[in-house]
RNA sequence: GCGCAAACUCACCCGUGUUCGGCAGGAGCGGGGGACCCACAGGUAGAAACGCCUGUUCCGGUCUCCGGAACGGCUCGGGGUACAGCCGCGUUUCGGCGCGGCCGGACAUCUCCAGUCCGCACCCGACAGCUCACCUCGCAGGCGCCGGAGAGGAAUU
Repeated sequence: GCGCAAACUCACCCGUGUUCGGCAGGAGCGGGGGACCCACAGGUAGAAACGCCUGUUCCGGUCUCCGGAACGGCUCGGGGUACAGCCGCGUUUCGGCGCGGCCGGACAUCUCCAGUCCGCACCCGACAGCUCACCUCGCAGGCGCCGGAGAGGAAUU
């Protein structure tokens, strides 16, 4: 330089000397929260659930303790982004690790076959179904395809 997976791009403007840097806001793409209705829960109408901390403050009580509210902290419950999950067996310093199965993802126009790999990481903080209006967040980082068949497209002649 040309490209790949993915939402992860573009322009204006500014700086200055440019195969560059910055950028609140703009366009575009993507994510989260958020009503009625519906769904979930309950089904003997009045259901279930709401963790932990000798934390702080306030209120109440049967007052060395208990209960409630607010604030603060935490992560085992629950949830979110992402392909990155589930199950079984073994093992473990309990962080995890190994094997197997199912499932998910990548291998460069698309589909199929074959084969080869990957299944990380982080975030919220007791809390969230869907969801109009509305509110809000991200646009980073990492890499470099050449087996077969079919379909299709582009360029050139």
Molecule: c-di-AMP riboswitch aptamer (ydaO/yuaA leader)
Organism: Streptomyces chromofuscus